Background
Predicted 3D model of a 124-nucleotide RNA (SAM riboswitch aptamer (S box leader)) from Dokdonella sp. Of the family's consensus pairs, 94% are formed in the model. It was read from a public genome assembly, where an Rfam model found it. It matches the Rfam family "SAM riboswitch aptamer (S box leader)". About the family: The SAM riboswitch is found upstream of a number of genes which code for proteins involved in methionine or cysteine biosynthesis in Gram-positive bacteria.
[in-house]
RNA sequence: UGCUCAUCAAGACCGGCUGAGGGACAGGCCCUUGGACGCCGGGGCAACCAGCGCAGCGCCAGCUGCGCCACGGUGCCAACUCCCGCGGGGACGCGCAGGUGCGCGAUCCACCGAGAGAUGAGUU
Repeated sequence: UGCUCAUCAAGACCGGCUGAGGGACAGGCCCUUGGACGCCGGGGCAACCAGCGCAGCGCCAGCUGCGCCACGGUGCCAACUCCCGCGGGGACGCGCAGGUGCGCGAUCCACCGAGAGAUGAGUU
C1' cells in the first nucleotide's frame, strides 16, 4: 500500500507553546485572533484487541455468544461520519392517461441500500 470482517444517532476537556487556518474531497453550512489546526502535559470517554469467567459448538487447534475488568495495545473527546453527493422508497405538487397507472420536480424525509471516509482486528 492492497484485501477481508466489524462498527460509525451514545459518550468524553483543561492548561502551556505556537500563530492562520480548520472541519478528508466538491457543494453547502459551520468553527476560528474573545486564538482555530498542530505539538506538549494532565484529565476524561468508550470498550475493538488483550486479560478473566460462564455457556454452546468442535475436523480438539480453536470458534461463537454472553458477562466482568479497565493495569496493558490502539482509538476517541464541536456539530449524526456536521449535512450532502449515486440508486431506490415514501410524502407533496404538476402534467398525461382514463380502470387505480405513467412521467416530471432548484420541494420535503431521524426511510432503505451502495459508494466514499474513519477506527479496530486479521491478512498480503